RNAcentral holds the sequence, with entries from ENA and SILVA. Predicted 3D model of a 1399-nucleotide RNA (small-subunit ribosomal RNA) from uncultured Thiobacillus sp. The coordinates come from a structure-prediction model, not an experiment, and the mean pLDDT is 86.

[in-house]
């Protein structure tokens, strides 16, 4: 001394949690020993049994029992009889039973704690004085009887005293009218020389008694002060009540009681009232303060079945006593009687829970006794219980092959682990057997000295010998033996919090003190290994205190977190300005007295140590008398003027109340003129008007509110105050100067005032307008907008009292850089007079130092440094609710809770995201144009459906001519049915054969039984490589599952400009600056500016392709010049010019000019150039986002199958079909079909291969087979174009589906299921609805070409290629996408968010 939790993430508020100490505990699991202490916290609930108070024979009469003696009997061991003795039952009498032991119901003040008083009491005990003298009459015991079941009770006789009662005496006693007058007593017992006695004794003496007054001690009675819980949702309480005077009462004052008399007494500094409880020392916690608590010790009080009350005594109103009433309980002959465990054991019973019906009086102590004793559940020990504290043990060394076995593992190890074994010692505890204690001195007994005495008797001190006494206990303590022997467990391990890994399980069983884990890889459940902590206990629950500064005295706050009362005046309180003196109340500082022991502390001793016990000190922070001190504070007494206030001159003002009056406007209302619409909205109705509106003009009439001046301006304590005059009044500023002399400032409780809306009564009512109507708007619309519309707005009078009554900021003093503007007043300069400066005060505004603030703010008008009071807060949510009071005519208002709920609720501020918020910007994003798609048919692909199967996967944009560049068989993964199990494939062992080829039966086929050929290679002669075939096991194998476990690839936003980092500064911190701002671009591309300065992934450039031109090289490509040849062809020599091929350079960079433009960058035109501001197209995707897609490409964790989920074969399916939908093709025709001719590419691709030419066939093709592994040769006739013929607007000579027929072609095989020819057939279909889509130039439209995949072929798809070749962009309001700043936000899974209410 923190620490987890509110959040993407911060900081501060704020709650709720956790780690510590602790306990008369208690449950769980576990237990060797030993000391010390604790032990019914609950029903003050009933109690069975025993025991806890009796002792004195040295008070007394006596004699049931016992023991001893004496005596008689006589059957010698048994009977009688004797109080003689020792004793002693019951009894008289004393003394004690009023302590000691339990309990804590009551009690909040008749209690405790502390300090102090005066009007009392007092057995035993101490001191010292006095006295003890002489009578007397009963009664209990016993005897005899009655009664009763008994408890018991009575009648009558007989008898003692230390019992009772008089008499004498009596001080210092009590009483008194001062004259006096009243009051005691008891004896016993020891001793003994002289005297007396017959004895008893007399008597003398000692000891114990006993009476009287006096004093002490100690103890109890009473009385004050101050302290002592919670409620105001208990605020007034009281009549014996508060005080007097006479009585009365007690041990004593005192209304304690009682009768007159006065009317008091308590109280906000909380009475009365409820409620809860025994008080303290102390005890737990706490750094202290404080906080709880009040077991065990110890002090004090109260109580003793529940209530009441006396009685004895010194003391009680009595726990083991008495009476009465009640309730239980018990006996009982029903008539009546007994009882009280809150004492010690134990008993049932409550409960989570609390011991034995032990043992002794051996030590203390304690009551009687002269004693000796006796009695004691007080006490002392012992049992029980890990219930707490303390202690000790469960072993020590050694020992690595790091054993075995467990777990884990990447299969290499790794850990349990020096742990175990083994090898060398020890022996506390525990066991077993031997010794053996302290605690014990006394009393008592001899003796000897002192004192008492007449005494050597007795007794009483002292000294010395001595006997006897232990319940614990044969305990503690020691000695010996034997032997590692007999002795370790709870809790935890996601974080807080020390400790981590495997299975199993799968939002399930469970965990959880908060946060929170569990939905198939759980360090968080359960269980192993391991670990961490403690330890004879560990965990848990339950309670205190700590943390928690979270009730804040020490030591918090109140703009926005919870919190300033709307606002003001003021009684009590609370605090005050200067100066002097004066007492000493606070203060302060000495002395005393007190402030029990016990505990805490501190220093010693003793138990082996410790707990624990014991000696000494400090300590007890109080509390009281008492001495002094006098700054401060207050008292009190006299001044002073700074604060306060009066008075005098001025000055501003919507401050307040009351009359009175004005003008514009609206509504009405009368007449005029006038005609068809007013009105009204986003549009529209509903209203108003031909009975005459709306406009307009004239006159009237009525209420209300006062345009302009007018403001961040002004008054007021707020609420609020606005037309202009008058009358009444409040209160501010300001100048000087007189005056009073602290008269102040705050302010519970009270009193006022208080917006709007409401309420009463009575008015008035122009306009507005809840409530209601109607019309729209809506899904609905009880609303937003429209037309009416009452209440009410107004006036008066009287209520209510609440607002975001906000500056969310309480007055009031003082002190603390400044600037600006503004209203009021002064003083100054200036001016003719203004303006205008400067100063200085009062108010009101804007920034801003220091400082505060969690931050935002605030900043002399403080939220800033200080004082004085007052309100008022204390997690959210129930709830300003409930219930009570109290006010209100009602509505309501003030006060103002609690169950039960959550772990948050709430505040600045960040970052982002998101807005039917702003600005700026961009994109075939709109707009503007071409063209399609959605209608039709057909092809393909998806859902659905169907089906043994129609394998799977892909689902907005980003799935759907997608995986799939090609499903008849195969593929294929899917069904059916028929085989295999080491296996179609891989590695290992082992055995045997080369391998391989040919072929024959069954069977659908796999597969099964045969038949023949064939013997290679390399050798160290054993064998080997490679292959085939067999056996057994390791193990192959899986298109199974999880793309939410994964690499890897990829697809989107998005080829959008943008995403970050380092140092540095800003900020308490999340973050921020940079990257933001002028400008500028396609670009965070450039430039300028700037607490930034640089960088790093993007962009760009580098890389391919096309467009131009040069250099070098010419076959298979070229042919311009020269030559030959051809019916024609670069056909041939040739020739390197061109085309062109492929290699390599050039070329564009805003370079140049000119303008804007900040002297930037750029940007607009221009020139030159084959190309011009990135020349075009490609390749290239940033940091992330979509748990986006892919376990069926590939790879891979983990899980699941293993004669099957693996292989393998034939058939089938993947091609189905009431149906949607997506992408395509053909059309629908005349810019065309259609015949006939005739031009012109490019880029591929070709040996299982493109195939020419030549022949058949109308063709699909077939047949023949030159060229060519290709700049040669093939494919290859490009097509629309372009000339010319025809159709003539028709479902046609458009359109071609659909079907009949026939044929080609691949192929093992075209039924299911192929492509293609020809003949015939000729369906929908006339240009497509809502709505949707591509595309900005060689683009779109058209036009045909080739390729991959491929045995063929659903290809009308896909990737490429070239031909012909537009239109249109005003612009950026608007839909979508994105981008870049701001700006709200209660959203962070981020608007598909959150969340409110109603069913």
């Nucleotide at each position: 001394a923190g620490a987890g939790u509110u959040u993407g993430a911060u900081c501060a508020u704020g709650g709720c949690u956790c780690a510590g100490a602790u306990u008369g505990a208690a449950c769980g699991c576990u237990g060797g020993c030993g000391g010390c202490a604790u032990g019914c916290u609950u029903u003050a609930c009933a109690c069975a049994u025993g025991c806890a108070a009796g002792u004195c024979g040295a008070a007394c009469g006596g004699c049931a029992g016992c023991a001893c003696g004496g005596g008689a009997g006589c059957u010698u061991g048994c009977u009688c009889c004797u109080g003689g003795u020792g004793g002693c039952g019951a009894g008289u009498g004393g003394c004690g039973a009023a302590c000691g032991g339990g309990u804590g119901a009551g009690u909040a003040a008749u209690a405790u704690a502390u300090c102090g008083g005066a009007a009392c009491a007092u057995g035993u005990c101490c001191u010292g004085g006095a006295g003890u003298g002489g009578g007397g009459g009963a009664u209990a015991a016993c005897g005899c009887g009655u009664c009763g079941a008994a408890a018991g009770a009575u009648g009558u006789g007989c008898u003692a005293a230390u019992a009772c009662c008089g008499c004498a005496u009596a001080c210092g006693c009590u009483c008194u009218a001062c004259g006096g007058a009243g009051g005691a007593a008891a004896g016993u017992g020891g001793g003994g020389g002289a005297c007396c006695g017959c004895a008893a004794g007399g008597c003398c003496u000692c000891a114990c008694g006993c009476u009287c007054a006096a004093g002490g001690a100690g103890u109890g009675g009473c009385c004050g002060a101050u302290a002592u819980c919670c409620g105001a949702u208990u605020a007034g309480c009281u009549u014996g009540u508060u005080g007097g005077u006479g009585g009365g009462g007690u041990a004593a004052a005192g209304g304690c009681c009682u009768a007159c008399c006065a009317a008091g007494g308590c109280g906000a500094c909380g009475a009365u009232c409820g409620g809860u409880a025994g008080c303290u020392g102390g005890u737990c916690u706490g750094a202290g303060a404080g906080g709880a608590u009040g077991a065990u010790c110890a002090g004090c009080c109260a109580c003793a079945c529940u209530g009441g009350g006396a009685c004895u005594g010194a003391g009680a109103c009595a726990c083991g006593g008495c009476c009465c009433a009640g309730a239980c309980u018990c006996c009982u002959a029903c008539g009546g009687g007994a009882g009280g465990c809150a004492g010690c054991a134990g008993u049932g019973g409550g409960g989570a829970a609390u011991u034995u019906u032990g043992g002794a009086c051996a030590a203390u102590g304690g009551g009687c006794g002269c004693a000796a004793g006796c009695c004691u559940g007080a006490u002392c020990c012992a049992g029980c219980c890990a219930u707490g504290c303390c202690g000790c043990g469960u072993g020590a060394g050694u020992g690595a092959a790091g054993a075995a076995g467990g777990c884990c593992u990447u299969c290499g190890g790794g850990u349990u682990g020096u742990a175990a074994a083994g090898c060398u010692c020890u022996u506390u505890c525990g066991g077993u057997g031997g010794g053996a204690a302290c605690g014990a001195a006394g009393c008592g007994g001899u003796u000897c000295a002192c004192g008492c005495u007449a005494a050597u008797a007795c007794c009483g001190u002292g000294g010395a010998c001595u006997a006897c006494u232990g319940a614990c206990g044969g305990u503690a303590c020691u000695c010996a033996c034997a032997g590692a022997a007999g002795a370790a467990g709870c809790a935890c391990c996601g974080g807080c919090u020390a400790a981590c890994u495997a299975c199993g399980u799968g939002c399930c069983a469970g965990c959880a003190g908060c946060c929170g884990c569990g939905g198939u890889a759980a360090u968080a459940c359960g269980u192993a290994g391991g670990g961490u902590g403690c330890a004879g206990g560990c965990g848990u629950u339950a309670a205190u205190c700590g943390g928690a500064a979270u009730u804040a005295c020490u030591g918090g706050g109140c703009g926005u977190a919870a919190a300033g009362c709307g606002u003001g005046c003021g009684c009590a309180g609370g605090c005050g300005g200067u100066u002097u003196g004066u007492a000493a109340a606070g203060u302060c500082a000495g002395a005393u007295g007190u402030g029990a022991a016990a505990g805490c502390c501190c220093c010693g001793g003793g138990c082996u140590c410790a707990a624990c016990c014991u000696g000494g000190g400090a300590a007890u922070u109080g509390c009281a008398u008492u001495u002094g001190a006098a700054a401060c504070u207050g008292g009190c007494a006299a001044g002073c003027u700074a604060g306060a206030g009066u008075g005098u001159g001025g000055c501003a003002g919507a401050g307040g109340g009351g009359g009175g009056u004005g003008g514009a406007a609206u509504u009405c209302c009368a007449c005029g003129u006038g005609u068809a619409g007013c009105a009204g909205u986003g549009a529209a109705a509903u209203g108003c008007g031909u009975a005459g509106a709306g406009a307009u003009g004239u006159g009237g009439a009525g209420g209300a509110a006062c345009a302009c001046c007018g403001a961040u301006g002004g008054c007021g304590a707020a609420g609020g105050c606005a037309g202009c005059c008058c009358c009444c009044u409040g209160g501010g500023c300001u100048a000087a100067c007189a005056c009073u002399g602290a008269c102040g400032c705050u302010c519970a409780g009270g009193c006022a005032c208080g917006a709007a809306a409401g309420c009463g009564u009575g008015g008035g009512g122009c306009g507005c307008a809840a409530a209601c109507a109607g019309g729209a708007u809506u899904a609905g619309a009880u609303a937003c907008c429209c037309u009416g519309g009452u209440a009410g707005u107004c006036c008066a009078c009287g209520c209510c009292c609440u607002a975001a009554a906000c500056u969310a900021u309480g007055u009031c003093a003082a002190c603390u850089a400044g600037u600006u503007g503004u209203u009021g007043g002064g003083a100054g300069a200036g001016u003719u007079a203004a303006a205008u400066c400067u100063c200085u005060u009062a108010g009101u505004a804007a920034c801003g130092c220091a400082g505060c603030u969690a931050a935002c703010g605030c900043g002399u008008g403080a939220a800033g440094u200080u004082g004085a009071c007052c309100g008022c807060c204390u997690g959210g949510g129930g709830a300003g609710u409930a219930c009570g009071g109290c006010c209100g005519c009602a509505a309501g208002a003030c006060u103002g809770a609690a169950a039960c709920u959550c772990a948050a609720a709430g505040g600045a501020a960040u970052u982002g995201a998101c807005g039917g918020g702003g600005g700026c910007c961009c994109g075939c994003a709109c707009a503007a144009g071409c063209g399609g798609u959605g209608g039709a048919g057909u092809a393909u692909g998806u859902g659905g459906u169907u089906u043994a199967a129609u394998u799977c996967g892909a689902u907005g944009c980003a799935a759907c001519g997608c995986g799939a560049a090609g499903a008849a068989c195969c593929u294929u993964a899917c069904c059916u049915g028929g085989c295999c199990u080491u296996g179609a494939c891989a590695u290992g062992u082992c055995c045997g054969g080369a391998a391989u080829c040919c072929u024959g039966c069954a069977g659908a086929g796999a597969u099964g039984c045969g038949g023949g050929a064939g013997u290679g290679c390399c050798u160290u002669c054993g064998g080997g490589a490679a292959u085939c075939g067999g056996a057994a096991c390791a193990c192959a194998g899986g298109u199974g599952c999880u793309g939410c476990a994964u690499g890897g690839c990829u697809g989107u936003c998005g080829u959008c400009a943008g995403c970050u980092c380092g140092u540095g500064u800003c900020g308490u911190g999340a973050g921020a600056u940079g990257u933001u701002g002028g400008g500028u671009u396609a670009a965070g591309u450039c430039c300028c500016g700037c607490a930034a300065c640089g960088a790093g992934c993007g962009c760009a450039a580098c890389c391919c392709u096309u467009g131009u031109c040069c250099u070098u090289a010419g076959u298979u490509g070229c042919c311009a010049g020269c030559g030959a040849g051809u019916a024609a062809u670069g056909u041939c020599g040739g020739g390197a010019a061109c085309u062109c091929u492929a290699a390599g350079g050039a070329g564009a960079c805003u370079g140049c000019c000119g303008g804007u433009g900040a002297c930037a960058a750029a940007c607009c035109g221009g020139a030159g150039g084959a190309a011009g501001g990135u020349g075009g197209g490609g390749a290239u995707g940033a940091c992330g986002u979509c748990a986006a897609g892919u376990c069926c490409u590939c790879a891979u964790g983990g899980c699941c199958c293993u004669u099957a989920c693996g292989g393998c074969c034939a058939g089938g399916g993947c091609u189905a079909c009431a149906c949607a939908c997506g992408u395509a093709c053909u059309a629908c025709a005349a810019u065309g079909g259609u015949c006939g001719g005739u031009a012109c590419a490019g880029a591929g691709g070709g040996c299982u291969g493109c195939g020419a030419u030549g022949c058949c066939g109308u063709g699909a093709g077939g047949u023949u087979u030159a060229g060519c592994g290709a700049a040669u040769c093939c494919u290859u006739u490009a097509a629309a174009g372009c000339c010319g013929g025809u159709c003539u607007c028709a479902g046609u000579u458009c359109g071609g589906a659909u079907c009949g027929g026939g044929g080609u072609c691949u192929g093992c095989a075209a039924c299911u299921c192929g492509a293609c020819c020809c003949c015939g057939u000729g369906a929908a279909g006339u240009c497509g609805g809502a709505g949707u889509c591509g595309c900005u130039a060689g683009u779109a439209a058209u036009c045909g070409c080739a390729g991959a995949u491929c045995a063929g072929c659903a290809a009308c798809g896909c990737u490429g290629c070239g031909g012909u070749g537009a239109a249109u962009a005003c612009g950026u309001u608007c839909c979508c996408g994105g981008g870049c700043c701001u700006u709200g936000u209660a959203c962070a899974c981020a608007c598909c968010g959150c969340c409110c209410g109603u069913c």